[in-house]
Context: one part of a larger RNA
RNA sequence: UGACGGGGGCCCGCACAAGCGGUGGAGCAUGUGGUUUAAUUCGAAGCAACGCGCAGAACCUUACCAACCCUUGACAUCCCUGUCGCGGUUUCCAGAGAUGGAUUCCUUCAGUUCGGCUGGACAGGUGACAGGUGCUGCAUGGCUGUCGUCAGCUCGUGUCGUGAGAUGUUGGGUUAAGUCCCGCAACGAGCGUAACCCUUAUUUUUAGUUGCCAUCAUUUAGUUGGGCACUUUAAAAAGACUGCCGGUGAUAAACCGGAGGAAGGUGAGGACGACGUCAAGUCAGCAUGCCCCUUACGCCCUGGGCUACACACGUACUACAAUGGUCGAGACAAAGAGUUGCAAGUCUGUGAAGGCAAGCUAAUCUCAUAAACUCGAUCUCAGUUCGGAUUGCAGGCUGCAACUCGCCUGCAUGAAGGUGGAAUCGCUAGUAAUCGCCGGUCAGCCAUACGGCGGUGAAUCCGUUCCCGGGCCUUGUACA
Numbered sequence: 001u002g003a004c005g006g007g008g009g010c011c012c013g014c015a016c017a018a019g020c021g022g023u024g025g026a027g028c029a030u031g032u033g034g035u036u037u038a039a040u041u042c043g044a045a046g047c048a049a050c051g052c053g054c055a056g057a058a059c060c061u062u063a064c065c066a067a068c069c070c071u072u073g074a075c076a077u078c079c080c081u082g083u084c085g086c087g088g089u090u091u092c093c094a095g096a097g098a099u100g101g102a103u104u105c106c107u108u109c110a111g112u113u114c115g116g117c118u119g120g121a122c123a124g125g126u127g128a129c130a131g132g133u134g135c136u137g138c139a140u141g142g143c144u145g146u147c148g149u150c151a152g153c154u155c156g157u158g159u160c161g162u163g164a165g166a167u168g169u170u171g172g173g174u175u176a177a178g179u180c181c182c183g184c185a186a187c188g189a190g191c192g193u194a195a196c197c198c199u200u201a202u203u204u205u206u207a208g209u210u211g212c213c214a215u216c217a218u219u220u221a222g223u224u225g226g227g228c229a230c231u232u233u234a235a236a237a238a239g240a241c242u243g244c245c246g247g248u249g250a251u252a253a254a255c256c257g258g259a260g261g262a263a264g265g266u267g268a269g270g271a272c273g274a275c276g277u278c279a280a281g282u283c284a285g286c287a288u289g290c291c292c293c294u295u296a297c298g299c300c301c302u303g304g305g306c307u308a309c310a311c312a313c314g315u316a317c318u319a320c321a322a323u324g325g326u327c328g329a330g331a332c333a334a335a336g337a338g339u340u341g342c343a344a345g346u347c348u349g350u351g352a353a354g355g356c357a358a359g360c361u362a363a364u365c366u367c368a369u370a371a372a373c374u375c376g377a378u379c380u381c382a383g384u385u386c387g388g389a390u391u392g393c394a395g396g397c398u399g400c401a402a403c404u405c406g407c408c409u410g411c412a413u414g415a416a417g418g419u420g421g422a423a424u425c426g427c428u429a430g431u432a433a434u435c436g437c438c439g440g441u442c443a444g445c446c447a448u449a450c451g452g453c454g455g456u457g458a459a460u461c462c463g464u465u466c467c468c469g470g471g472c473c474u475u476g477u478a479c480a
Base pairs, nucleotide, nucleotide: 001480002479003477004476005475007474008473009472010471011470012469013468015464016463019427020426021425022424023423026318027317029315030314031313032312033311034309035308042053043052064304065303066302070298073129077128078127079125080124081123082122083121084120087106088105091102092101093100094099109119110118111117131293132292134291136289140287141286142282143281144280145278147276152191153190154189155188156187157186158167159166160165171182172181173180197270198269199268200267202238203237204236205235206234207233208232211228212227213226216225217224241264244258245257246256247255248254320420324379325378326377327376328375329374330373336367337366338365341360342359345356346355347354348353386417391412392411393410394409395408396407397406433456434455435454436453437452438451439450
């Protein structure tokens, strides 16, 4: 100087408390461990691994296993020799395919000093080499997590100290903040904080189609004429700064209350993450040193596996019902996506879906009926008209192909489950809870995941003794 303390003081955080809803019990989905296996590819491991890499494993992916092939190789450059092309296409044989052997047709490279001279493509050969998701994240780059959006981390000059170092950065107030003020052997400065950026909340101006409709006509319908008031869209501005008033305070910084205001003291949310810590994670995203393989640890292909199943754990979904289930009728979103696509409408089908097919490269058309909700009817507390697992049969769709191993529909079947022990998690407001909608990946989909969008919409916060994490000062130490 740090680190640590079941030392002290001050302070903060959904840290506790006060509340609301869960997890832990059930079924199922998914990830992991274990076990099994020819293989169940690999990585991730307290918080910060475990719906994580994977924004989508039937083949492919795929790295794993078994079998079958290839050896200058699936891919690149160079050298030598040969051919003139490439490319597309028909059929047959062997084979699981890769591949091997025949075969038909369409095409018949460019430049040129006309020299197999140059370029290009293909085939063969030789070796230099290619190739490796093989090893090492404890050799690395880059990127990322975490403490933590915590308020800290430092430097120059000066001063003090033999020195390591100290001072500044401590102290008194204050703040979300090393934020600001005052004081002070310090005076200044940098990286962080804040602000600048984006979204959202209010208004104005400009603009008026594909959007909108108050007035006037018109229509089944903003449909058409008309209009751009309103809504809205998208560009530019305004607006919030403790600016104003009162009080408290050292007359300071600031705090408390008030006015005005759409918004008030950081308005709300996002992006943004200092010096560093964990030899944290990643050599399998990529790049890369060293080591290793080179007729194989490379490459091609078929089938299998990554989906196994006495069990254990994590994270979700659906429930156990009446604040509910079922049936009928009615209402209100936002944000997205669409031409290899979204598909209105109509016909067929109980339905998944299929046939025909308008429109739309989209403020125009489509996906697309939002659901919870409201009204009416019914069920009457039961393993039930709750719950939907499991299983049987019959179908639909995607795709070369749904056996291992897809999704969906109809009929039938109708399991556990009656609110979950010890323990444990999230959340302070348009939040929790609850309700649906959309997207990426994607042929299809195991999505109940992930990322967004809106609808309805709470309770509680006395307080800081205690648990956890963190910041500042101080103290002890046989620790570095």